RNA sequence: GCCGACGUGGUGGAAUAGGCAGACACAAGGGACUUAAAAUCCCUCGGAGUUAAAUCCGUACCGGUUCAAGUCCGGUCGUCGGCA
Repeated sequence: GCCGACGUGGUGGAAUAGGCAGACACAAGGGACUUAAAAUCCCUCGGAGUUAAAUCCGUACCGGUUCAAGUCCGGUCGUCGGCA
């Protein structure tokens, strides 16, 4: 230099002939149980906003297509692999 695969919450990792983003697990926080703990069970768990909601934003980054994009198209960056 060329080719290919991949990039999603704190972590792993789902969601693919476009249709509620974050299933499930781990970690974390709160509660129940306990004399106290462990274990177990219940709830919460991206960001902004709010008394609480509503609402808005969010899939590496920038654009495009579309009523609608994590998904399709173009470019950029990064990681890994192959070729030279």